[in-house]
Molecule: Fluoride riboswitch aptamer (crcB RNA motif)
Organism: Thermoplasmata archaeon
RNA sequence: CGGGGUAUCGGCGAUGGGGCCCGCCGGAAGUUCCGCGCGGCGGAUGAUGGCUCCUACGAUGGG
Numbered sequence: 001c002g003g004g005g006u007a008u009c010g011g012c013g014a015u016g017g018g019g020c021c022c023g024c025c026g027g028a029a030g031u032u033c034c035g036c037g038c039g040g041c042g043g044a045u046g047a048u049g050g051c052u053c054c055u056a057c058g059a060u061g062g063g
Stems, first nucleotide, its partner, number of pairs: 009026005016054006032044005
């Protein structure tokens, strides 16, 4: 460095935590989208994979 085996189980799903559910992976799963002059530059949405709660941040209005 390459290959094989081991599911005791563990890990992952574009920024945090809890609960439930779903999917994926075994050194993989995973590392968003759009535009351009594309080995780089610029722009956009969202703390979720989904639901919900909390936290952080942002916008508007009121006290």